[in-house]
Order: sequence, then C1' cells, then structure tokens
RNA sequence: AAGUUAUCAAGAAAGGCAGAGGGAUUAGACCCAUUGAAGCCUUAGCAACCCUCCCCUGGAGAAGGUGCUACGUUCUACUCUUUUGAUUAAGGGAUAGAUAACAA
Repeated sequence: AAGUUAUCAAGAAAGGCAGAGGGAUUAGACCCAUUGAAGCCUUAGCAACCCUCCCCUGGAGAAGGUGCUACGUUCUACUCUUUUGAUUAAGGGAUAGAUAACAA
C1' cells in the first nucleotide's frame, strides 16, 4: 500500500503569516471566498476511536496517540421501492470517500 471491522447523528474558532482559490475526485448544479480561499504556525475548543479509572451487559474521565472545529459525506450520476403527466417527489441500497483501530 492493499485488506478487515466500526462510525459518518450531534458537537466545537480566534489570532498571526500568506495571497486566490476552496467545498475529496470526474461532469453538472449549488454554496463559501480580497469584509481574505488553500496552506503553515500559535492558542483555544469539540468528540470519545485508541486510552485511563470504577461499584464493569454499564458508567465516569480527558493526561497521552489520532481526528475534527461553514452549510454538509451539499445535491444529482448506478440500482431498488413507493409516487408523479414527467428522473416529479420521498425513501432504501450500492459505488466512491473520510476517520479510527487492526494490519506481512
């Protein structure tokens, strides 16, 4: 690296440097951005996967390892169900992706 398992609800931002993009990728749509995008740094915070503790089918915690801190895994794309005059609307699944733990 590939792979396996779990989750993708909710939550949480200020400052400095920087200077035009960003919201994973392709296409379209939509949205954010010179009233300052990405990235980097500092501080703070959220969460509780690993972790720590306890009276251990559970509960508490947050020192440490990760992660995260616009909407929001933004919508559509492939498929199924219901529905509609109509891919019109609603929902499920798959694919893809993100994070964690494991991992010759």